[in-house]
RNA sequence: GAACCGAAAAGCCACACUCACCGCGAGGUGGGGCCGGAAAGUCACGGACCCCGUGCACACUUUUGAUAAUAUCCUUGGAGAAAAAGUGGGUGCGGGGUGGCCGGACAGCCGAA
Numbered sequence: 001g002a003a004c005c006g007a008a009a010a011g012c013c014a015c016a017c018u019c020a021c022c023g024c025g026a027g028g029u030g031g032g033g034c035c036g037g038a039a040a041g042u043c044a045c046g047g048a049c050c051c052c053g054u055g056c057a058c059a060c061u062u063u064u065g066a067u068a069a070u071a072u073c074c075u076u077g078g079a080g081a082a083a084a085a086g087u088g089g090g091u092g093c094g095g096g097g098u099g100g101c102c103g104g105a106c107a108g109c110c111g112a113a
Base pairs, nucleotide, nucleotide: 005111006110012037013036017032018031019030020029021028022027035100041106042105043104045103046102047101048098049097050096051095052094053093054092055091056090058088059087060086061085062084063083064082072079073078074077
């Protein structure tokens, strides 16, 4: 000097909540606040979660129609039509968010065991 590590010292940040503003939203910015944090410093590269949009099928609700003739299927005797809108979760794709969800990258204060 560096790495690991985290006693001490000097400091730092700021969960929830709250006020104002921005955003469809997740969330962000600033003030208050202080649960906690050795990186709770910075960065969306990987994962995870959250939001928005959209395609597909499914379920439910509402409206209209039908409730069986026909189309159609098959074992020839049976089965047997739908459309629109909304909601919900699932899945695929696109966009966004979260660094105090995890990994990773970069840089940083101090120096006991």
Molecule: c-di-GMP-I riboswitch aptamer
Organism: Deltaproteobacteria bacterium